[in-house]
Record summary
Model confidence (mean pLDDT): 76 of 100. A computed fold for a 266-nucleotide RNA from a Clostridia bacterium, annotated as Bacterial large signal recognition particle RNA. The model forms 89% of the base pairs in the Rfam consensus. It matches the Rfam family "Bacterial large signal recognition particle RNA". The family's RNA type in Rfam is non-coding RNA gene. Clan: SRP clan. Rfam describes the family as follows. The signal recognition particle (SRP) is a universally conserved ribonucleoprotein involved in the co-translational targeting of proteins to membranes. The sequence is in RNAcentral, with records from ENA. The source organism's lineage runs through Bacteria, Bacillati, Bacillota and Clostridia.

RNA sequence: UCGUACUAGUCGGGGAGUUAGCGGUGCCCUGUACCUGCAAUCCGCUACAGCAGGGGCGAAAUCCCUUUUGAGGGCUUUUCUUGUAUAGCUUGGCUUUUGUGAGCAGUGAUGACGGUCGGGUCCUGCGCAAUACGAACCCGUGAACCUCGUCAGGUAGGGAACUAAGCAGCGAUAAACGGUUAUUUGUGUGUGCCGCGGGGAAACUCGGCAAUAGCAAGCUGCAAAAAUACCGUAUAUAAGAAAACUUCGAUUCUGGGAAUGUACGA
Numbered sequence: 001u002c003g004u005a006c007u008a009g010u011c012g013g014g015g016a017g018u019u020a021g022c023g024g025u026g027c028c029c030u031g032u033a034c035c036u037g038c039a040a041u042c043c044g045c046u047a048c049a050g051c052a053g054g055g056g057c058g059a060a061a062u063c064c065c066u067u068u069u070g071a072g073g074g075c076u077u078u079u080c081u082u083g084u085a086u087a088g089c090u091u092g093g094c095u096u097u098u099g100u101g102a103g104c105a106g107u108g109a110u111g112a113c114g115g116u117c118g119g120g121u122c123c124u125g126c127g128c129a130a131u132a133c134g135a136a137c138c139c140g141u142g143a144a145c146c147u148c149g150u151c152a153g154g155u156a157g158g159g160a161a162c163u164a165a166g167c168a169g170c171g172a173u174a175a176a177c178g179g180u181u182a183u184u185u186g187u188g189u190g191u192g193c194c195g196c197g198g199g200g201a202a203a204c205u206c207g208g209c210a211a212u213a214g215c216a217a218g219c220u221g222c223a224a225a226a227a228u229a230c231c232g233u234a235u236a237u238a239a240g241a242a243a244a245c246u247u248c249g250a251u252u253c254u255g256g257g258a259a260u261g262u263a264c265g266a
Base pairs, nucleotide, nucleotide: 001266002265003264004263005262006261009057010056011055012030013029014028015027020046021045022044023043024042034054035053036052037051038050062258063257064256065255072248073247074246076244077243078242079241080240081239082238083237084236085235086234087233092231093230095226096225097224098223099222100221102220103219104218106215107214115209116208117207118206119205120204121203122199123198124197125196126195127194128192129191130189131188132187133186134185135184136183138179139178140177141176147172148171149170150169155164156163157162
């Protein structure tokens, strides 16, 4: 120096939680670094700290101290976001009521507000008009006989002249029916305000008289009051994010130390 067989050692680590403590199963981070059984109302062990069994590597590596890096987790504090609950008798905003009259807008010497007189809108009486219906009037039709007038013919009386009753026809009408326009009349109407009266607390409005300067409160503003958990605010709580401090810490890096073993063979 090489080979073989062994031994020490090694075949991940960490956080929180649990635990008297340690480790494991389970959760989380890093990462790929054997297997099986036990194990969260837990399983096993005793500061040398999983137990039981099997397998691989094997002085390759491994272990210790120090330095660098800092995945990730935990505690505390602060800030922010979101959710939930509470608070209207300290309290902001929104909403509402009352007052004021600074601003905007409106109106006023083409005379405001107020005053007075007379009216209208309102109710009611009478009249008138309109309108609906009816009636009268007018026209037309209209009686075989039981209406009238005139009554041919015919009939009756008479010596005759004539007279009488009287059918048809014609005309005019009664009862009844029909019709259009105008006139007259009767009844009625939430038809109209046309006329004359009466009533009328207030409001609105028109006109006259007289009179002198503001009126009004729509919006903004100001003041007082009321209500409301809708917004904001305050308090408490839960979750999340960020920062700081602190704690544990994988991985990586620097340097050093330990060990560089045992046996056999060449």